This is a predicted structure of a 73-nucleotide RNA (transfer RNA) from a Pseudomonadota bacterium.
RNA sequence: GGCCCUAUCGUCUAGAGGCCUAGGACAUUGCCCUUUCACGGCAGUAACACCGGUUCGAAUCCGGUUAGGGUCA
Numbered sequence: 001g002g003c004c005c006u007a008u009c010g011u012c013u014a015g016a017g018g019c020c021u022a023g024g025a026c027a028u029u030g031c032c033c034u035u036u037c038a039c040g041g042c043a044g045u046a047a048c049a050c051c052g053g054u055u056c057g058a059a060u061c062c063g064g065u066u067a068g069g070g071u072c073a
Base pairs, nucleotide, nucleotide: 001072002071003070004069005068006067007066010026011025012024013023018056028044029043030042031041032040049065050064051063052062053061
């Protein structure tokens, strides 16, 4: 340098064009429970890598950039 794959809460992950102003687990915060802690229950905070395009509508499709991984030379 060519080609291929991947990028979503702090971490892991669901999503396949409208049911998603994005769900779950762990973590975290508050409350309840308990003499206290742990366990358990309830509630909250928190994410679509970036830029453009297609579409009535994009986390999802397309192109590019960035980052990571693989492969060929």
About this RNA: It matches the Rfam family "tRNA". By type it is a transfer RNA.